The RNA shown here (transfer RNA) has 77 nucleotides and comes from a Thermoplasmata archaeon.
It matches the Rfam family "tRNA". Its family is annotated with triplet codon-amino acid adaptor activity in the Gene Ontology. Rfam classes the family as a transfer RNA.
[in-house]
RNA sequence: GGGCUUGUGGUGUAGUCUGGAUAGCACAGGAGCCUCCGGAGCUCCUGAUUCGGGUUCAAAUCCCGACAAGCCCGCCA
Numbered sequence: 001g002g003g004c005u006u007g008u009g010g011u012g013u014a015g016u017c018u019g020g021a022u023a024g025c026a027c028a029g030g031a032g033c034c035u036c037c038g039g040a041g042c043u044c045c046u047g048a049u050u051c052g053g054g055u056u057c058a059a060a061u062c063c064c065g066a067c068a069a070g071c072c073c074g075c076c077a
Stems, first nucleotide, its partner, number of pairs: 001073007010027004020057001029045005050066005
């Protein structure tokens, strides 16, 4: 330098292929119930789509660019 893949709460992930309006789950954090107390268990709450642009009535999803991470290939030594 070239190619491919990925980017979602504090953490890990589903959803992307086939666009559909309130973004799901687990852990963590907070509150409550329960208990003599704690743990466990149960209930509720908090918080996220890397950035910009395009297409569309509608974008996490499709397209383009940028950035970041990972993998592969090439060149020099």